[in-house]
Context: one part of a larger RNA
C1' cells in the first nucleotide's frame, strides 16, 4: 500500500404515512364603493417579549334573538390566576363599535403625518367634545347686463382574480434561406360594463312540397368546398341532430292642448301608429265590448339556505405492549360511505341510513284578490312609413376568401349622391324572368363563459412530486426599482421527554440504572450509496 470480510461512522436515498395540492361532477350564489370600499398603518389578552390569527378605543370583544349543556380563558405553548347549572366557552340570524391611511374629500405632505376655518354645547373656558367645509354633471333658486357668484337637491370619482365588449397591436417561430404568407389580431398596452357580458326578433337563408329572432353543444369538416410564393399553411357554410325559448317599443302620418316666437312655423304633453300575402292615418259604412295571458303589489300556503337534535346491534377464549387480526358463538341493517381508536371494527367512539328542527335574516314555487295592458272587417283615398342615408367612384381594414371571375355585409378617409309603394334591398361578376325580404331608430329573459361556496368523485400527486408555498411563504433572501424567489414534512400508543450514579474540565459525550413492546432520546421512522474509520485474512 492493494484486494476481502467484518463491525461502525458519514450520509439521507428506497418503503410506508399525509396536515396540502391538481382535476372534475351537480346544486347554489355573484360585484364591493363618499353610510368610506380593496389593501395597509398602528394597536389591542388577567400576568405577555415575538409571530400568526380574531378584534378596533364597547379592540380574542359590546347588545339582542335562536341551538347548545360541561368545560372555558384562540394557535405556536406550559404554568399562575380567573370564569361557568344565577347556564359560561362555543355554533347560528340581527344589530351595535370601526383609531389612523387609503378614491381620501377642508388645506398641505416624503401615505398612516403637519396644520386651519366655521358652528354648537359644557362650571376643567388660552381649555374639551360634537358636527361640517372635496370634486364632476345635471335640476332648481337667489343676485348679477353678462361672464359667472352663492344657495340646494341628486349625482361621478377608486377597487375587483378569471370570465365579456370594444381602441391599438409586436416579434420570436414556421415556411428547413426569405420578402407576401405564417406565428396573429395571439402576447401585450388603454377604455368601458356586469353577475354575467355580448348577440338578437330578418331589406335573412335558400332554391324544397321551403326554412323563420338570437346564443351553446354535436356533426356537415380538415371537407373531390374554397384561399394558399396552389409553399408553409389557412379553412367556412347550407341542410341535420340537440339544448334553451319570447317577444317588444319608438319617429311618421293624423287628433287634441300647452308654450314660443321670426306669424307661419317650432317646440312640449297626451292619445293615435309599428308592417311585406304590404301595414298604417283620413273618410264612408257594418260588426264587437270581454275571455284569456303578463306584470306588479298584498294576502295566505308550501320549501330550500344560514346553528342544530333522535339514530340498531358483542361478547368470551388464546396471541400480544395494546385486538379492530385468530377461534368459538351471537346481533343490527332504509344503517357494510367514510373518519377514528395502542394492529384489518357493520355492532368501541364520531358518524352515516332515515325521521325531525328556526326566534331572526333571506331564496324559489303555488293559490286567491287588486291595479294596469290589446278591437275586427269592407270600400274609397294616396297623407305617412327613419337621407347626406342606400348606392357609386378611389385608397385601406374585417367577415375561411391573400384584389381574385370577386358578388354580398360590416367599416375608416375623400369626392359624389338617389328612390318614396307604379317604391326600395338580396339571390357570389354581369342580363332575363322568378323568387324572397323591407335598411338608414331603440330594447329584450333563459341556454353560453368565469370564479366561489356546499357535497361528492378520482386507472390525479405522496415531499426533487403535488400549486412558487403540507413547515413563520410570495416568507427568508437578491435588486435603487420594474422584478426575481427559495430550502425546510415523519419520536412514541402515551412524554410515559431520561430520576438517581459513574467517568469528565464540563450544563459535552459515554457507562450502569429507570422509562418503553422497541431506545425509536429529541441532528428522533426505516436509514441504500458515494465517502471514512476500526479490526482480521490474504500479497508484496
Nucleotide at each position: 500500500u492493494g484486494c476481502a470480510a467484518u463491525c461502525a461512522g458519514u450520509g439521507g436515498a428506497u418503503g410506508c404515512c399525509u396536515u396540502g395540492g391538481c382535476a372534475g361532477u351537480a346544486a347554489a350564489a355573484g360585484c364591493c364603493g363618499a353610510a368610506g370600499a380593496a389593501g395597509g398603518a398602528c394597536g389591542u389578552u388577567u400576568c405577555a417579549a415575538g409571530u400568526c390569527u380574531g378584534c378596533g378605543a364597547a379592540a380574542g370583544u359590546u347588545a339582542u334573538c335562536g341551538g347548545g349543556g360541561a368545560g372555558g380563558u384562540g394557535a405556536c405553548a406550559a404554568g399562575a390566576a380567573c370564569u361557568u347549572a344565577u347556564g359560561a366557552u362555543c355554533c347560528g340570524g340581527u344589530a351595535g363599535u370601526g383609531u389612523c391611511c387609503g378614491a381620501a374629500u377642508g388645506g398641505g405632505g416624503a401615505a398612516a403625518c403637519c396644520u386651519g376655518a366655521c358652528c354648537a354645547g359644557a362650571u376643567u373656558u388660552a381649555u374639551c367634545u360634537g358636527g361640517u367645509c372635496g370634486u364632476u354633471a345635471c335640476g332648481c333658486g337667489a343676485c348679477g347686463u353678462a361672464a359667472g357668484u352663492c344657495g340646494u337637491g341628486u349625482u361621478u370619482c377608486g377597487g375587483g382574480a378569471a370570465c365579456u365588449g370594444g381602441g391599438g397591436g409586436a416579434a420570436c417561430u414556421g415556411a428547413a434561406a426569405u420578402a407576401u404568407c405564417u406565428a396573429a389580431g395571439u402576447a401585450c398596452c388603454c377604455c368601458a360594463a356586469g353577475g354575467a357580458a355580448a348577440a338578437g326578433a330578418a331589406a335573412u337563408c335558400g332554391a324544397a312540397u321551403g326554412a323563420g329572432a338570437g346564443c351553446c353543444c354535436c356533426u356537415u369538416a380538415g371537407u373531390a368546398a374554397g384561399c394558399g410564393a396552389c409553399g408553409a399553411g389557412c379553412g367556412a357554410a347550407c341542410a341535420g341532430g340537440g339544448g334553451u325559448g319570447a317577444g317588444u317599443c319608438u319617429a311618421a302620418a293624423c287628433c287634441a292642448u300647452c308654450a314660443a316666437u321670426u306669424u307661419a312655423u317650432u317646440g312640449g304633453u297626451g292619445g293615435g301608429g309599428u308592417u311585406g300575402c304590404a301595414g298604417g292615418g283620413c273618410c264612408a259604412a257594418a260588426c264587437a265590448u270581454a275571455a284569456c295571458u303578463u306584470a306588479a303589489c298584498a294576502u295566505u300556503u308550501c320549501u330550500g339556505c344560514u346553528a342544530g337534535a333522535a339514530g340498531a346491534a358483542c361478547a368470551a377464549c388464546a396471541u400480544g405492549g395494546a385486538a379492530u387480526a385468530g377461534u368459538u358463538g351471537a346481533c343490527c341493517a332504509u344503517a357494510g360511505u367514510g373518519g377514528g381508536u395502542g394492529a384489518g371494527a357493520g355492532u368501541c367512539c364520531c358518524g352515516u341510513a332515515u325521521u325531525c328542527g328556526a326566534a331572526a335574516a333571506u331564496g324559489g314555487g303555488a293559490a286567491u284578490g287588486u291595479u294596469a295592458a290589446a278591437g275586427u272587417u269592407u270600400g274609397g283615398u294616396a297623407c305617412c312609413u327613419a337621407a347626406g342615408u342606400a348606392a357609386a367612384u378611389c385608397u385601406g381594414g374585417a367577415g375561411a376568401c391573400g384584389g381574385c371571375a370577386a358578388a354580398c355585409u360590416c367599416u375608416a378617409g375623400a369626392u359624389c349622391g338617389a328612390a318614396u309603394c307604379c317604391g326600395g334591398g338580396c339571390c357570389g361578376a354581369c342580363c332575363a324572368c322568378g323568387g324572397u325580404c323591407c335598411a338608414a331608430g331603440a330594447c329584450u329573459a333563459a341556454u353560453u363563459a368565469c370564479u366561489u361556496u356546499u357535497a361528492c368523485u378520482g386507472a390525479c400527486c405522496g415531499a426533487u412530486a403535488g400549486u412558487g408555498a403540507a413547515c413563520u411563504a410570495g416568507u427568508a433572501c437578491c435588486g435603487c426599482g420594474a422584478g426575481g424567489g427559495a430550502a425546510a414534512g415523519g419520536u412514541g400508543a402515551a412524554a410515559a421527554g431520561a430520576a438517581g450514579g459513574g467517568u469528565g474540565a464540563g450544563u459535552a459525550g459515554c457507562c450502569c440504572u429507570a422509562u418503553u413492546a422497541a431506545a425509536a432520546g429529541a441532528u428522533c421512522c426505516u436509514g441504500a450509496a458515494a465517502c471514512u474509520g476500526a479490526u482480521u485474512g490474504c500479497u508484496a
This is a predicted structure of a 540-nucleotide part of an RNA (large-subunit ribosomal RNA, domain I) from Candidatus Collierbacteria bacterium CG10_big_fil_rev_8_21_14_0_10_43_36.
The prediction has a mean pLDDT of 82.
Its Rfam family is "Bacterial large subunit ribosomal RNA".
RNAcentral holds the full RNA, with entries from ENA and SILVA.
The organism belongs to Candidatus Collieribacteriota, within Bacteria.